This is a predicted structure of a 72-nucleotide RNA (transfer RNA) from a bacterium. The sequence was found in a public genome assembly. Rfam family: tRNA. Rfam classes the family as a transfer RNA. Rfam's curators write: Transfer RNA (tRNA) molecules are approximately 80 nucleotides in length. Gene Ontology term of the family: triplet codon-amino acid adaptor activity. Its mean pLDDT, the model's own confidence on a scale to 100, is 83.
[in-house]
RNA sequence: GCGCCUUUAGCUCAGUGGUAGAGCGUUCCGUUCACAUCGGAAAGGUCGGAAGUUCGAUCCUUCCAAGGCGCA
Numbered sequence: 001g002c003g004c005c006u007u008u009a010g011c012u013c014a015g016u017g018g019u020a021g022a023g024c025g026u027u028c029c030g031u032u033c034a035c036a037u038c039g040g041a042a043a044g045g046u047c048g049g050a051a052g053u054u055c056g057a058u059c060c061u062u063c064c065a066a067g068g069c070g071c072a
Base pairs, nucleotide, nucleotide: 001071002070003069004068005067006066007065010024011023012022013021018055026042027041028040029039030038048064049063050062051061052060
């Protein structure tokens, strides 16, 4: 330098055009003498950035950024 892949909650990851979710973690409540376990609830996201297509974009296209793999 070229090609490919990844980027979504604090962490690990789903979601493949139509109001953004799970597990773990955090906080609160219940249970317990207490802790753990278990049950319930809540908070937490401008979906890496910008533009384009579309009635509508996390999703499709282009560019940029970061990380990874391969080739030279």